[in-house]
Context: one part of a larger RNA
RNA sequence: UGGCGGGGGAGCACUACAACCGGAGGAGCCUGCGGUUUAAUUGGACUCAACGCCGGACAUCUCACCAGCAUCGACAGUAGCAAUGAAGAUCAGUGUGAUGAGCUUAUCGGAGCUACUGAGAGGAGGUGCAUGGCCGCCGUCAGCUCGUACCGUGAGGCGUCCUGUUAAGUCAGGCAACGAGCGAGACCCGCACUCCUAAUUGCCAGCAACACCCUUGUGGUGGUUGGGUACAUUAGGAGGACUGCCAGUGCCAAACUGGAGGAAGGAACGGGCAACGGUAGGUCAGUAUGCCCCGAAUGUGCUGGGCAACACGCGGGCUACAAUGGUCGAGACAGUGGGACGCAACCCCGAGAGGGGGCGCUAAUCUCCGAAACUCGAUCGUAGUUCGGAUUGCGGACUGAAACUCGUCCGCAUGAAGCUGGAUUCGGUAGUAAUCGCCGUUCAGAAGACGGCGGUGAAUACGUCCCUGCUCCUUGCACA
Numbered sequence: 001u002g003g004c005g006g007g008g009g010a011g012c013a014c015u016a017c018a019a020c021c022g023g024a025g026g027a028g029c030c031u032g033c034g035g036u037u038u039a040a041u042u043g044g045a046c047u048c049a050a051c052g053c054c055g056g057a058c059a060u061c062u063c064a065c066c067a068g069c070a071u072c073g074a075c076a077g078u079a080g081c082a083a084u085g086a087a088g089a090u091c092a093g094u095g096u097g098a099u100g101a102g103c104u105u106a107u108c109g110g111a112g113c114u115a116c117u118g119a120g121a122g123g124a125g126g127u128g129c130a131u132g133g134c135c136g137c138c139g140u141c142a143g144c145u146c147g148u149a150c151c152g153u154g155a156g157g158c159g160u161c162c163u164g165u166u167a168a169g170u171c172a173g174g175c176a177a178c179g180a181g182c183g184a185g186a187c188c189c190g191c192a193c194u195c196c197u198a199a200u201u202g203c204c205a206g207c208a209a210c211a212c213c214c215u216u217g218u219g220g221u222g223g224u225u226g227g228g229u230a231c232a233u234u235a236g237g238a239g240g241a242c243u244g245c246c247a248g249u250g251c252c253a254a255a256c257u258g259g260a261g262g263a264a265g266g267a268a269c270g271g272g273c274a275a276c277g278g279u280a281g282g283u284c285a286g287u288a289u290g291c292c293c294c295g296a297a298u299g300u301g302c303u304g305g306g307c308a309a310c311a312c313g314c315g316g317g318c319u320a321c322a323a324u325g326g327u328c329g330a331g332a333c334a335g336u337g338g339g340a341c342g343c344a345a346c347c348c349c350g351a352g353a354g355g356g357g358g359c360g361c362u363a364a365u366c367u368c369c370g371a372a373a374c375u376c377g378a379u380c381g382u383a384g385u386u387c388g389g390a391u392u393g394c395g396g397a398c399u400g401a402a403a404c405u406c407g408u409c410c411g412c413a414u415g416a417a418g419c420u421g422g423a424u425u426c427g428g429u430a431g432u433a434a435u436c437g438c439c440g441u442u443c444a445g446a447a448g449a450c451g452g453c454g455g456u457g458a459a460u461a462c463g464u465c466c467c468u469g470c471u472c473c474u475u476g477c478a479c480a
Base pairs, nucleotide, nucleotide: 001480002479003477004476005475007474008473009472010471011470012469013468016464017463020428021427022426023425024424027319028318029317030316031315032314033313034312035310036309043054044053065305066304067303068302069301070300071299075118076117077116078115079114080113081112088108089107090106092104093103094102122294123293125292126291127290131288133283134282135281136279137278138277143182144181145180146179147178148177150157151156161174162173163172164171187272188271189270190269193239194238195237196236197235198234199233202229203228204227207226208225209224210222211221212220213219214217242265245259246258247257248256249255321421325380326379327378328377329376330375331374337368338367339366342361343360346357347356348355349354387418392413393412394411395410396409397408398407434456435455436454437453438452439451440450441449
C1' cells in the first nucleotide's frame, strides 16, 4: 500500500429487508440440463454470472455422432507403365440398400498415369491455462489517476481528508495544498405539450356531385368524384423546465421540504453511451490465429440411423384446479410490424382444416387484418361437474423427393392427474405488477420460445440497515 475480521462509524440497493400484489415449489404437458440406456444418443456452458443458453423450433440437409459404402496427395526424388493407346466415359452381365466403385467382355477417347519416400490440401481434431476480437459479471457501482508544490531516509502520503449535501469524488464551506484528465453529469435517441412549414398514397369541417338505404326529410350512410388542407396524422424545423418564482429550514452556502403557474417540476419518464482495472469468467464450434496432432484418415461425399431413447433428479415455461368462471348467441374498440420463390381482397366448393379460380399490391395506395380480454342476453348451480384437458382410437387436410422412427392442423369419439400446492424461493414501486390478445424472428412445413406492440389496469412503502450485498472513513492482523 492492499486484502480480510461473527471490529467500529457513515451511506446506499425491490439481482436487500419491511408493507403489498402475483407467481414458482404439488398436477398434466412443452422445453433445457443431469443421470441411465444406446451402435450413436455429437460437443460447449455448472452459484449469483450453466440449465426455452450457444439466436440451438434437428424429418433429409443442418451435423460435428453411429453403421455401411465410396472418394481425394500440389510439388520433389526413386522405380515402373504408356501412340503395341495413359487418365476418363459407357451398353450388357456380375455385384450392391443403390452406383462402370470393383470384376468379366466390348466400345469411345487421345496424353499422361501408378507405387513408394518426403511434402501438402483439408480438419466442427486438442489447447479459451499460448492468443486477437467480441461478450458476461463486479457495475442500476462512483470511483481511477496525473502535473507542480509540500511531508517522509524510503516504500509512500497529501490532493481524494472533515462538516453539510447529492443519484454521483454532485456541489458548498473548511483544510499544505493549487489545478487538471478519464469516469458521473453534460451529450445523442425516443416519448409527453405548443407553434411554423408541407399535403400524397393520409384526412373530410365547410361547398358541390354521385351511389345506396329507408321512418320521404333542411334525412342517414359511403372520402367514391370534383374540391379543400380546417382537423387527425405523417416528418422537417422552432419553442418549452432553469430550483426560474414564492414561503420555510439551512451558515447570508450548497441544498432540502412545501406551494404557485404549467402539457410536463426538481435527473419528467424510457433508452444509448459507460472509467483504471479485476474475474487465467465464456467463446479455437462464427471468423482470425501460435503450438501440438491426424494426413489415405481425425480430410471429403452419399444412404440409413441418431441428436427425439426413459426407472429417475433439477431449472425455465404453458394449461389448469373453476361461478370475478365455463358454454352458446348478438354487439364494440388497437398498435408495432411483414409481404414478389411473397401478402392475397372477392367469388365458388367443404361441417372444418383446407381446396378451385383470382382483383390489387415492389405498398401511408393493395394485403396479412372481423384483435382478445370487454359489453348485452341466455344457460350451467358447487359436482371431479357443461371445470380441466392429458392420453388413446378412427377418419381427413397441408408442406415437402420423403411425415415409420420424428411435423403441423381439422372433425368425431375417449375423457387421466388436478379441489390453490411442505421446507423454501422469484418478480414488481405506476401506465409498473397482474391480465388480454396481436406482430415479427427462426421458417418449405412448425411457437407453449425469444424480441417487440398495443388493450384493460391495481395494492403497498415514501422507511430502515435487521438479513443479503455494495461504497467511503477508521481500527486490529500469525496474510501478500
This is a predicted structure of a 480-nucleotide part of an RNA (small-subunit ribosomal RNA, 3' major domain) from Natronococcus sp. WN51. The coordinates come from a structure-prediction model, not an experiment, and the mean pLDDT is 80. The full RNA is in RNAcentral, with records from ENA and SILVA. It matches the Rfam family "Archaeal small subunit ribosomal RNA". For this family Rfam cites "The comparative RNA web (CRW) site: an online database of comparative sequence and structure information for ribosomal, intron, and other RNAs" (Cannone et al., BMC Bioinformatics, 2002). Its Rfam clan is "SSU clan".